Predicted 3D model of a 325-nucleotide part of an RNA (large-subunit ribosomal RNA, domain IV) from Candidatus Planktophila sp. The prediction has a mean pLDDT of 82. NCBI's taxonomy places the organism under Bacteria, Actinomycetota, Actinomycetes, Candidatus Nanopelagicaceae, Candidatus Planktophila. Its Rfam family is "Bacterial large subunit ribosomal RNA". Gene Ontology terms of the family: structural constituent of ribosome and ribosome.
[in-house]
Context: one part of a larger RNA
């Protein structure tokens, strides 16, 4: 020097990506009182917080008698749940996910997956779908309040426009079209019968073309110029293009490049945080949008308390290292 542990003046997060780690304080595994915002009225909640706890005597109550409950006085100790063991900070605010749950056995436990709920679609039973060459099996000893698949993901308020492209569904008139079938048949061969046969015509299914529908199907959701009696801005107008030009909501956001945007709050000082603004590089509605009580070993910011995290290190204990054996 290293590992583990103990103590520490003054300060108390100045450490650090971050209070990581550690410690202690104050508690809990008892009783009484009391308990905010918010809320889906269940919760939040053991919120936060305050007080008490031993033993002895007497009195009241209680009962058949008790137990129990209440009151008064007294006694002892540093300490009365007098042990041991275990467990454990609290508050404020924001994001995400409703929740309990699941996951990368051995670097990720999460905001990822699942979930109840929602919705679309397929399936009439010898079901759809799946395994299998098949037989057969699952689905299911079920029968549309059932089963399969896709998407979304409690609850609340909602879920806008576009069917031009792609997909799916429906339609069957027409076009296109393979094999088969029918017809004609150049030409070859053969004495002939016949055989081979280029080519053309007719017929001809699905599919495709064609016509519709369909977005909780895949998806998509504009540009330029001008305009109001200060200025600025543009409710408004013109024009081009489009299938239609992003509605409600939210917004420097888990999304904002410029950017540490601007303003306000918090700090002595704040690239983080919170509330606004909207100029959204490049938000946006079941690829769900926006809220939301409760929940979370999730993420972020702040505070109280507390501390060797630090200013700044010191001392002590056990061990390893080291020397000898």
């Nucleotide at each position: 020097c290293c590992u583990c542990c103990g103590u520490u003046a003054a300060g108390g997060a100045a450490c650090u990506c971050g209070g990581c780690a550690a410690a202690a304080a104050a508690g809990c595994u008892a009783g009484a009182c009391g308990u905010a915002a918010g809320u889906u009225c269940g919760c939040a909640a053991c919120a936060u917080g305050u007080c008490u706890c031993g033993c002895c005597a007497c009195c009241c109550u209680g009962u058949c008698a008790a137990a129990g409950g209440g009151g008064u006085g007294g006694c002892c100790g540093c300490a009365g749940c007098g042990a041991a063991a275990g467990u454990u900070u609290u508050u404020c605010a924001a994001g995400c996910a409703a929740c309990u749950g699941u996951u990368u056995a051995c670097c990720a436990a999460a905001a990822a997956c699942a979930c109840a709920g929602g919705u679309c679609u397929c399936u009439g039973c010898a079901a759809a779908c799946c395994c299998g060459u098949a037989a057969g099996g699952g689905g299911a000893a079920g029968u549309a309040u059932a089963g399969g698949g896709g998407c979304u993901g409690a609850c609340g308020c909602c879920u806008g426009a576009c069917c031009a492209g792609u997909g799916c569904u429906g339609g069957a008139a027409c076009g296109u079209u393979a094999a088969c079938g029918g017809g004609a048949g150049c030409g070859g061969u053969g004495c002939a019968a016949g055989c081979c046969a280029a080519u053309c015509c007719c017929c001809g299914a699905a599919g495709c073309g064609c016509c519709a529908g369909u977005g909780a199907a895949c998806g998509u959701c504009g540009g330029c110029g001008a305009u109001a009696a200060c200025u600025a801005u543009a409710a408004u107008c013109g024009u081009c293009c489009u299938a239609a030009g992003g509605u409600a909501g939210c917004g420097a956001a888990a999304u904002u490049c410029c950017u540490u945007g601007u303003c306000a709050g918090g700090u002595a000082a704040g690239u983080u945080c919170u509330g606004a603004c909207c100029c959204g590089c490049a938000u946006c509605a079941a690829u769900g949008g926006c809220g939301u009580a409760a929940u979370g070993a999730c993420u972020u910011g702040a505070a109280a308390a507390c501390u060797g995290u630090c200013u700044c290190a010191a001392c002590g204990g056990a061990g390893a290292g080291c020397u000898c054996g």